[in-house]
RNA sequence: GGGCCUGUAGCUCAGUUGGUCAGAGCGCACGCCUGAUAAGCGUGAGGUCAGUAGUUCAAUUCUACUCAGGCCCA
Numbered sequence: 001g002g003g004c005c006u007g008u009a010g011c012u013c014a015g016u017u018g019g020u021c022a023g024a025g026c027g028c029a030c031g032c033c034u035g036a037u038a039a040g041c042g043u044g045a046g047g048u049c050a051g052u053a054g055u056u057c058a059a060u061u062c063u064a065c066u067c068a069g070g071c072c073c074a
Base pairs, nucleotide, nucleotide: 001073002072003071004070005069006068007067010026011025012024013023019057028044029043030042031041032040050066051065052064053063054062
C1' cells in the first nucleotide's frame, strides 16, 4: 500500500429481507425475604446502536467516507 471482518448498556452478546417499545445474561441501585450475610424473588437506572454525510415518508439496519480493533496479501 491492497483486500476482508468487527464496532449495539459498565462487561459478554442478540436483533431487525428498513416500520410502530432497542433487548437478554452478568454487573449496579432499591425493596422483599433472613438474627445477619449469601442465595432467591421483585422493581428500577443505565444506550447519540463508533463518527459524519447521503438515500428514504421513515435508517441500528442500505450507500459513501472517516476513526478504532482484528485477519490475510504485498